The RNA shown here (transfer RNA) has 65 nucleotides and comes from a bovine gut metagenome. Rfam family: tRNA. Clan: tRNA clan. The family's RNA type in Rfam is transfer RNA. The prediction has a mean pLDDT of 80.
[in-house]
């Protein structure tokens, strides 16, 4: 200096809308059972902690890996 967001690899618009995708897990249809497929869902208070500010993942500062 850079990075730190879902288990995993990543997005995320020069602060404002319920934070997103693929893969993965699950459950259902499918099927003789299985697989691909296709349909839902569960899952994250954005590495901690303060500031600023009407609003912070988004800006500032410190620490942490």
């Nucleotide at each position: 200096c850079u990075u730190g967001u879902a288990g995993c690899u990543c997005a995320g618009u020069u602060g404002g809308a319920u934070a997103g995708a693929g893969c993965g897990u699950c459950a259902g249809a499918c099927u003789c059972c299985g697989a691909c497929u296709c349909u839902g869902a569960a899952g994250g208070c954005c590495g901690c902690c303060g500031g600023u500010u009407c609003a912070a993942c988004u800006c500032c500062g410190g620490c942490c890996a």